[in-house]
The part of an RNA shown here (large-subunit ribosomal RNA, domain VI) has 266 nucleotides and comes from a bacterium. The coordinates come from a structure-prediction model, not an experiment, and the mean pLDDT is 87. It matches the Rfam family "Bacterial large subunit ribosomal RNA". Rfam 15.1 lists 51,934 matches to the family in 10,816 species. The sequence was found in a public genome assembly.
Context: one part of a larger RNA
RNA sequence: CGCAAGAGAAUUGAACGGAGUCUUCCUUAGUACGAGAGGACCGGGAAGAGCGAACCUCCAGUGUAUCGGUUAUCCUGCCAAGGGUAAAUGCCGAGUAGCUGUGUUCGAAGUGGAUAAGUGCUGAAAGCAUAUAAGUACGAAGCCCACCGUAAGAUGAGUUCUCUCUUUGAGUAAUCAAGUAAGUCCCCACGCAGAUCACGUGGUUGAUAGGCAGGAGGUGUAAGUAUGGCAACAUAUUCAGCUGAACUGUACUAAUCGGACGAGGG
Numbered sequence: 001c002g003c004a005a006g007a008g009a010a011u012u013g014a015a016c017g018g019a020g021u022c023u024u025c026c027u028u029a030g031u032a033c034g035a036g037a038g039g040a041c042c043g044g045g046a047a048g049a050g051c052g053a054a055c056c057u058c059c060a061g062u063g064u065a066u067c068g069g070u071u072a073u074c075c076u077g078c079c080a081a082g083g084g085u086a087a088a089u090g091c092c093g094a095g096u097a098g099c100u101g102u103g104u105u106c107g108a109a110g111u112g113g114a115u116a117a118g119u120g121c122u123g124a125a126a127g128c129a130u131a132u133a134a135g136u137a138c139g140a141a142g143c144c145c146a147c148c149g150u151a152a153g154a155u156g157a158g159u160u161c162u163c164u165c166u167u168u169g170a171g172u173a174a175u176c177a178a179g180u181a182a183g184u185c186c187c188c189a190c191g192c193a194g195a196u197c198a199c200g201u202g203g204u205u206g207a208u209a210g211g212c213a214g215g216a217g218g219u220g221u222a223a224g225u226a227u228g229g230c231a232a233c234a235u236a237u238u239c240a241g242c243u244g245a246a247c248u249g250u251a252c253u254a255a256u257c258g259g260a261c262g263a264g265g266g
Base pairs, nucleotide, nucleotide: 001153005164006163007162008161009160010159011158015150016149017148018147021049022048023047024046025045026044027043033038051107052106053105054104055103059101060100061099062098066094067093068092069091070090071086072085073084074083075082076081110145112144113143118138119137120136121135165265167178168177169176170175183261184260185259186258187203188202189201190200191199208254209253210252211250212249213248214247217243218242219241224237225236226235227234228233
């Protein structure tokens, strides 16, 4: 820009893409078959491998503004208690959320359709024969459908529901312009969405982010004081203290005020 007014939703599916795997065991059945040795088709069931998708309850990894331990050195006058630096965490032990796999869950369903090689039935041309000429039946991990996803720029532009209504000016009119409606965007607070854009949530008639409160979860028993010990240190107060992302609440702070676009219909 188009989709014969302008919008907000929900859809159909032309077309396109993805997937499509395999093994073992049990049973049928030690049956059919075979002198025996051996050993099925068909059908039913189970487990697994590889592959794929989603997710983080469990297991595990990471987790550089979480907690703790610790060496050297500098600083806060000193003790004590803390802070900085040590190649971009000094080193080490743990670890929430998130992200991951080695973890969990799920998936590859069909008594479907048409066929290939192949196998037939009936059957003439050609008194026979012949699966073929007329007619007709089977037959594959392959093809089509079924399954998953995209999808009306499918210009062949589809369908359904809901909302807005017929203002003003110029023009003979077509038409042009203006202000609006439904609605949309800008702007702002953001996200589990994301390179940007887009998408999604919210904008005071508000829980969108931060802060604050609470309890989880993490770390592992803070500082100070007291007691014991020559001391290092230990014990008590104390499952303490501290705590990023997660959860539930709470308008304290910031989403203020505003601006722009947007129909009048063949």